[in-house]
Context: one part of a larger RNA
Molecule: large-subunit ribosomal RNA, domain VI
Organism: Cesiribacter andamanensis AMV16
């Protein structure tokens, strides 16, 4: 902008693309077959290999400053205790997050018309014949079936439900944000409020603070104490900040 009043929500499915892969074992059954040698079809039925898809409870992986140990050096007047720089100055760990090496699931069962093949019935042609009428059976290939998009499908569908005279129904700007994101859109909130921070509690990590107190010549140990700090988790709670407004938004037909 279109969908011939506007809107909000829920859908149909022309049509498009996406999967479409395979192996060993087992059993049937050492069976049918074969003189043996040796060795099936059919069908059950467990387990893989690649691949796609999602997910993070489990195993790991990272987690640039959450924690802790430590070197040098400057500096906070000393001590203690801290800070800044050295690749996050080097170790050790690691929460959400994100992820694979982890974890699940997925190829399918079926149908419908075939192809090469197999066949029925059957005549030209008194036989024969699977074809010439007719009718059956047949394959990972075709049309469904399985996932996803999908009414600009301009052929622009379909429910339901709302709303209009002094201006509505709904939608924007605007702010708090995140499941969402480059913008933008989407999605959550916006005081009739838990949307972010704060605070508080709770999980998780880190690894037992500082301070003072005993010991020990001292490094440095032991108590207070499974302590102290703790980003992004989970809850709780209006303290703060999401104010108040403005703007777009209507017409056919009777």
């Nucleotide at each position: 902008c279109g969908c011939u009043g506007g809107a909000a929500g829920u859908u149909u499915g022309a049509g498009a693309g996406g999967a479409c892969c395979u192996g060993a074992u087992u059993u049937u059954a050492g069976u049918a077959c074969g003189a043996g040698a040796g060795g099936a079809c059919c069908g059950a039925a467990u387990u893989g290999g690649a691949c796609a898809u999602g997910c993070c409870g489990c195993u790991g992986g990272u987690c640039u400053g959450c924690c802790g140990g430590u070197u040098g050096u400057u500096c906070c007047g000393c001590c203690a205790g801290g800070a800044g720089c050295a690749u996050a100055g080097c170790c050790g760990g690691g929460u959400a997050g994100c992820u694979a090496c982890g974890c699940a699931u997925g190829g399918a069962c079926g149908a419908g018309a075939u192809a090469a093949g197999c066949g029925c019935u059957g005549a030209a042609a008194g036989c024969a014949u699977c074809u010439a009428a007719g009718c059956g059976c047949g394959a990972a290939a075709c049309u469904c079936a399985c996932c996803u998009c999908a009414a600009g499908a301009u052929g622009a569908g379909a429910c339901u439900u709302c709303c209009u005279u002094c201006a509505a129904a709904g939608g924007g700007u605007c702010g708090u944000u995140g499941u969402a994101g480059a913008c933008c859109a989407c999605a959550a909130c916006g005081u009739u409020g838990a949307u972010a921070g704060g605070c508080u509690g709770c999980a998780g990590g880190u690894a037992c603070a500082a301070g003072c107190g005993g010991u020990g010549c001292g490094a440095g140990c032991c108590g207070u104490g499974u302590a102290g700090c703790u980003g992004a988790g989970c809850a709780g709670u209006a303290c703060u900040a999401a104010u108040u407004g403005c703007c777009c938004g209507a017409a056919a037909u009777a």